[in-house]
RNA sequence: GCGGAUUUUGGGCAAACUCACCGAAAGGUGAGGACGCAAAGCCACCGGUCUACGGGACUCCGGGUCGAUUGCUGCGGGAAGGCUGCUCGCGGCGACCGGCGACGGAACCUAGGACAGCGGGGUUGCCAGA
Numbered sequence: 001g002c003g004g005a006u007u008u009u010g011g012g013c014a015a016a017c018u019c020a021c022c023g024a025a026a027g028g029u030g031a032g033g034a035c036g037c038a039a040a041g042c043c044a045c046c047g048g049u050c051u052a053c054g055g056g057a058c059u060c061c062g063g064g065u066c067g068a069u070u071g072c073u074g075c076g077g078g079a080a081g082g083c084u085g086c087u088c089g090c091g092g093c094g095a096c097c098g099g100c101g102a103c104g105g106a107a108c109c110u111a112g113g114a115c116a117g118c119g120g121g122g123u124u125g126c127c128a129g130a
Stems, first nucleotide, its partner, number of pairs: 012037002017032006035117001041123003045120003048115003054110003059106004064100004069095010
């Protein structure tokens, strides 16, 4: 290289859930386990979805501090003496109103995080046929 016979596989991945680990979380990795999948192999390019450590914006709640008003009360002074009352000054406790600054919590926004088993796209691969 030719001819003949036989011949349509070997199989792959792994949802939920459980355990361990990583992560703020979404989620990921490994082991077990199968809901399913002809790309349920790989890739965050596009759309979409999820999360909010961090960042932003600012409303509410919580307590704090300052000032004014007021209720109760303590001390001292004031019209010849005492008490009460009145008045002045200095405090303590409580209530209400207003201001102040930052802290904590809830809610809102935000990927640089995540999802390839949400869809599109790219790329690689197995079987059969033409």